Record summary
A computed fold for a 102-nucleotide RNA from a rhizosphere metagenome, annotated as Glycine riboswitch aptamer.
[in-house]
RNA sequence: CUCACUGGAGAGAGAUGGGUCUUGAGCCCGUCCACCGAAGGGGCAAGCGGAAACACCGGCCACACCGGAUCCGUCAAUCUCUCAGGUAAAGCGGACAGCGAG
Numbered sequence: 001c002u003c004a005c006u007g008g009a010g011a012g013a014g015a016u017g018g019g020u021c022u023u024g025a026g027c028c029c030g031u032c033c034a035c036c037g038a039a040g041g042g043g044c045a046a047g048c049g050g051a052a053a054c055a056c057c058g059g060c061c062a063c064a065c066c067g068g069a070u071c072c073g074u075c076a077a078u079c080u081c082u083c084a085g086g087u088a089a090a091g092c093g094g095a096c097a098g099c100g101a102g
Base pairs, nucleotide, nucleotide: 001102002101003100005098006097007096012033014032015031016030017029018028019027020026034087035086036085040083041081042080043079047074048073049072050071051070056068057067058066059065
């Protein structure tokens, strides 16, 4: 990393228009508002590397040198965003975890 099994949260049974027939709080499509974060996706820290150079601050009078500030690159998540996805039960999905095998 892969396969199989097992566990696995959160949030409106929202409003509304149309279609469908089994006339049900059903199913499908669209719109609007409210919410969730654990498919996926985006963003960020310290650290590390580099740059700037008669520049700024400090070491020190001072070139050099060193450090800090500044700029750029790299760099996480269960943090954050909420694009995507999701929001009765069931079902599906589900980060992550356990057992087994490769």

The coordinates come from a structure-prediction model, not an experiment, and the mean pLDDT is 80.